[in-house]
Molecule: Lysine riboswitch aptamer
RNA sequence: UUAACGGAUAGAGGUCGCGCCUGAUAGGAGUAACAUCACGGAUGCCCGCCACGGCAGAAGAAGUGAUGCGAAAGGAGAUGGCGCCGAAAGGAUCGGGAUGGCAUCCGGUGCUUGGGCAUGCAUUGAAGAAGUGCAUGACUGUCAUCAGUUUCAGUAACGGAUGGGGAGCUAUCGGAACA
Numbered sequence: 001u002u003a004a005c006g007g008a009u010a011g012a013g014g015u016c017g018c019g020c021c022u023g024a025u026a027g028g029a030g031u032a033a034c035a036u037c038a039c040g041g042a043u044g045c046c047c048g049c050c051a052c053g054g055c056a057g058a059a060g061a062a063g064u065g066a067u068g069c070g071a072a073a074g075g076a077g078a079u080g081g082c083g084c085c086g087a088a089a090g091g092a093u094c095g096g097g098a099u100g101g102c103a104u105c106c107g108g109u110g111c112u113u114g115g116g117c118a119u120g121c122a123u124u125g126a127a128g129a130a131g132u133g134c135a136u137g138a139c140u141g142u143c144a145u146c147a148g149u150u151u152c153a154g155u156a157a158c159g160g161a162u163g164g165g166g167a168g169c170u171a172u173c174g175g176a177a178c179a
Stems, first nucleotide, its partner, number of pairs: 005174001007173005014085001017084005025076001034068006043056004048102003088113003092109005114140002117137008142164005148158003
């Protein structure tokens, strides 16, 4: 002085970095439901979907219109708090709980995505909200390579071009011994 290592610990990124909790408020909505009236003419409800079953219904179901009365949930979210930097998200698969079965819920293991932003498309959604995925664009952070400037010089500093991906990057330690 020194490599492999899915080594260990600590750390950085930021137009809102990421996730969780809280929930002012907007929206849902003058909607659903309910009452009355008119039209209507066979479905409707339990029940997000399928199946089964039950119930209501020609003594008039659904639906439509008018008048009166008039919500709630899922979704969003100011603010505050907490945990963090594969933070996390998506999708696949396996298992578990619940169910008649599925979706939803919980956990494991691979795979994909560096980060946020904008635009487009798709999708969830009541939504011109918001989320998610993919593509494109510039930006940002980091490392590598190349050439340049500073410099006696440089592996240092600065800005530039190209490229890589979080299994990354930086620091310290281990590996690590007078081999």